[in-house]
RNA sequence: GGGGCUUUAGCCAAGCGGUAAGGCAAGGGACUGCAACUCCCUGAGCACCGGUUCAAAUCCGGUAGGCCCCU
Numbered sequence: 001g002g003g004g005c006u007u008u009a010g011c012c013a014a015g016c017g018g019u020a021a022g023g024c025a026a027g028g029g030a031c032u033g034c035a036a037c038u039c040c041c042u043g044a045g046c047a048c049c050g051g052u053u054c055a056a057a058u059c060c061g062g063u064a065g066g067c068c069c070c071u
C1' cells in the first nucleotide's frame, strides 16, 4: 500500500427494510424475624458522518476502533 471480517445495554448476545429478543449484572418492589432462594417491575435506538427509502440496527458511500490475510 491492497483486501476481508467485525462494532447493538455495564458484560455476553439475537436481529437480515415495518420501528430492538434473551441471559448475567444493576436499581425498585413482593416474600422473610433478618437474610438467601424464588417471583414481579425498570432500563439501550444500534461506533460516527452522510445518502437511498413513506419507513434504516438492517441497504449504499465515507471515517474511526478491533481482528486477520497478501505484498
Base pairs, nucleotide, nucleotide: 001070002069003068004067005066006065007064010024011023012022018054026042027041028040029039030038047063048062049061050060051059
A computed fold for a 71-nucleotide RNA from an uncultured Erysipelotrichaceae bacterium, annotated as transfer RNA. It matches the Rfam family "tRNA". Rfam links the family to the GO term triplet codon-amino acid adaptor activity. It was read from a public genome assembly.